Predicted 3D model of a 308-nucleotide RNA (Bacterial RNase P class A) from a Burkholderiales bacterium.
RNAcentral holds the sequence, with entries from ENA.
RNA sequence: GAAGUCGGCCAGACAGUCGCUGGCAAGCGACACCGCCAGAGGAAAGUCCGGGCUCCACAGAGCAGGGUGCUGGGUAACGCCCAGGCGUCGCGAGACGACGAACAGGGCCACAGAGACGAGUCUUUUCGGAUUAGACGUAUGUCCGAAAAGGGUGAAACGCGGCAACCUCCACCCGGAGCAACAUCAAAUAGGCAGACGAUGACGCUGCUCGCCGAGUCUGCGGGUAGAUGGCUCGAGCCUUGGGGCGACCCAAGGCCUAGAGGAAUGACUGUCCACGACAGAACCCGGCUUAUCGGCCGACUUCACUU
Numbered sequence: 001g002a003a004g005u006c007g008g009c010c011a012g013a014c015a016g017u018c019g020c021u022g023g024c025a026a027g028c029g030a031c032a033c034c035g036c037c038a039g040a041g042g043a044a045a046g047u048c049c050g051g052g053c054u055c056c057a058c059a060g061a062g063c064a065g066g067g068u069g070c071u072g073g074g075u076a077a078c079g080c081c082c083a084g085g086c087g088u089c090g091c092g093a094g095a096c097g098a099c100g101a102a103c104a105g106g107g108c109c110a111c112a113g114a115g116a117c118g119a120g121u122c123u124u125u126u127c128g129g130a131u132u133a134g135a136c137g138u139a140u141g142u143c144c145g146a147a148a149a150g151g152g153u154g155a156a157a158c159g160c161g162g163c164a165a166c167c168u169c170c171a172c173c174c175g176g177a178g179c180a181a182c183a184u185c186a187a188a189u190a191g192g193c194a195g196a197c198g199a200u201g202a203c204g205c206u207g208c209u210c211g212c213c214g215a216g217u218c219u220g221c222g223g224g225u226a227g228a229u230g231g232c233u234c235g236a237g238c239c240u241u242g243g244g245g246c247g248a249c250c251c252a253a254g255g256c257c258u259a260g261a262g263g264a265a266u267g268a269c270u271g272u273c274c275a276c277g278a279c280a281g282a283a284c285c286c287g288g289c290u291u292a293u294c295g296g297c298c299g300a301c302u303u304c305a306c307u308u
Stems, first nucleotide, its partner, number of pairs: 001304010012273007020039005029034001041279001045290002048288005053178004065174005070084005085099001086097004100169002105167002107163003117159002121148001122151003125147007182230004192221006204212002237256008274277001
């Protein structure tokens, strides 16, 4: 210098104006139509795994069903991660792996081949028998039977063959539904419960008297629809330092608060600059995996070439 491998990070910058959502914790006028503060991501995505949370179900055990599958470790848990072994690929740094069991049983093994687990004979060889030529033996040819030695076919050819990403066996794990969960307040409505009044006529027509009508009426509780509120973001949280561990990760101390809507905010315009800006947008939360992604930066390492 070229080509690569692995790990980590950034995701236009700054200023001004006007909007939108939330808050009043800290500082500041001052208590909210002003002001001030905060306001998307590394994947917020796919909803594919795992968990928290909520409701329902549930004595215990077993069956069925589903999942996982080298060994050890990490974790709240996992199908995730780390370390090691083995296998495959790569010159290498490294990458990838559906890597338990085929003497428990069943099933399957394309094409080719005689035969694919049942045994079997295509060819050669060896042995035995029959038959033809021949007087017998013998030899050759043909046919039959046996042996299982060689060849040939094939990924594999009789060997405790291969396949469990076919059923199965073994070990371990797994209840169901999901924030439109669920809870609270509560107009309306149905049925319900309690009390009062009512055929000695309630209620209604009708404010009063008369008259008419003829079996309910009123109140409360409860119920729970519309609606409202909670759930909602302080959490397996983030940062720094120290310690333990090869590592994933764990422990301790100190510091920080970092969107929370409900037709659903996070935008628009202007100016300056640059390398001219990709994929994309929260909706209960978290740990993973996978997929999408312009461009750039940092670190460690490998191979090749050259120079000293």
A source record names the gene rnpB.
Rfam family: Bacterial RNase P class A. By type it is a ribozyme. From the family's description: Ribonuclease P (RNase P) is a ubiquitous endoribonuclease, found in archaea, bacteria and eukarya as well as chloroplasts and mitochondria.
Model confidence (mean pLDDT): 76 of 100.